[in-house]
């Protein structure tokens, strides 16, 4: 310098064109003398930035940064 993969919740991840889900995790309830375990309910992200393309992008296209892996090349 070339090239592949990845960036989506507090973590680990799914979602491959129609206004985002699960598992732990955290909150409150029930249960228990109490704790867990278990049951139910909620909160919680606008998908790494900017552009394009479409009625319509997390999705497909460009570029850029950041994180892995591979190859070249200097020494």
């Nucleotide at each position: 310098g070339g090239g592949c993969g990845g960036a989506u919740a507090g973590u680990u991840c799914a979602g491959u064109g129609g206004u985002a889900g699960a598992a732990c995790g955290c909150u409150g309830c029930g249960c228990u003398u109490a704790c867990a375990u278990c049951g139910c309910a909620g909160a919680g992200g606008c998908c790494a930035u900017a552009g394009g393309u479409u009625c319509a992008a997390a999705u497909c296209c460009u570029a850029u940064u950041c994180c892995g892996c591979c190859c070249a090349c200097c020494a």

Predicted 3D model of a 75-nucleotide RNA (transfer RNA) from a Candidatus Berkelbacteria bacterium. Its Rfam family is "tRNA". It is annotated as a transfer RNA. Its mean pLDDT, the model's own confidence on a scale to 100, is 81.